[in-house]
Context: one part of a larger RNA
């Protein structure tokens, strides 16, 4: 831009397109059929695993450079406390998010038309013959459908319901943000407000702060203290920051 002669919301059909399609072992049938023996099935049913795909973060782990603690050297600091730098200085843990080696699910079944192949009926050729004779079947991990995803620019441009139309439905831009994101787009919110920050509570992490007191000559130890501190999580709370225009 088109598609409807206006706008929007929520659904919908499915032309067409894409994906998936896997393999192995074991058990029963059965040491049966078969075979002199050695050996050793078809079919059918069941189980496990490998590989692949998708989803998720409850569990197990990883990461977690603005979380907590310990600690070395040096500098600031009178000391202490608290900090800077040294790969995040190093070390031990670790929330959210992200993630796999973690967890869950699937790779199923059936149908249709067939290939090689195997057949039925059957002449030409009174027999025979599955037939580049008429006619009729079976038959594959392959083909089509079934399964999953996209899908009306499918220009033959589908269909349904609801709302609104003279300042409405709604749209755009701006702003606050986001499990959305390169930009854009998308999603939520903009005071008729919990969108983000702050604050409070809480989950959770670290592991018992500083100061003071007691004790030891001291390094230290103990008490106050399951303390102190705390990122992204949850709940709450307008304190802060979030509106104009078009129609």
């Nucleotide at each position: 831009c088109g598609a409807u002669u206006g706008g929007a919301u929520u659904u919908u059909u499915g032309a067409g397109g894409g994906g998936a399609g896997u393999c192995a072992u074991c058990c029963a049938c059965a040491g049966u059929a078969c075979g002199a023996g050695a050996g050793g099935a078809c079919c059918u049913g069941g189980a496990u695993g490998a590989g692949g795909a998708g989803a998720u973060c409850c569990c197990u782990g990883g990461u977690g450079u603005a979380c907590c603690a310990g600690u070395u050297g040096u500098c600031c600091c009178a000391a202490a406390a608290g900090g800077g730098c040294a790969u995040c200085g190093c070390u031990g843990g670790g929330u959210a998010g992200c993630u796999a080696u973690a967890u869950c699910u699937c790779c199923a079944u059936c149908c249709g038309a067939u290939a090689a192949g195997c057949a039925c009926u059957g002449a030409a050729u009174g027999c025979a013959u599955a037939u580049c004779a008429a006619g009729u079947g079976c038959g594959a991990a392959g083909c089509g459908a079934a399964c999953c995803c996209c899908g009306a620019g499918a220009u033959u441009a589908u269909a349904a319901a609801u709302c609104c139309c003279u300042a409405u439905a709604g749209a755009u831009u701006a702003c606050c943000a986001g499990a959305a994101g390169a930009u854009u787009a998308c999603u939520g919110g903009u005071u008729u407000g919990a969108u983000a920050g702050g604050c409070g509570c809480u989950c959770g992490g670290u592991g018992u702060a500083a100061g003071c007191c007691c004790u030891g000559u001291a390094a230290g130890g103990g008490g106050u203290u399951u303390a102190g501190c705390c990122a992204a999580g949850g709940c709450g709370u307008a304190c802060u920051a979030a509106a104009a225009u078009c129609g």
The part of an RNA shown here (large-subunit ribosomal RNA, domain VI) has 247 nucleotides and comes from a Patescibacteria group bacterium. The prediction has a mean pLDDT of 84. It matches the Rfam family "Bacterial large subunit ribosomal RNA". Its family is annotated with structural constituent of ribosome and ribosome in the Gene Ontology. NCBI's taxonomy places the organism under Bacteria, Bacteria candidate phyla.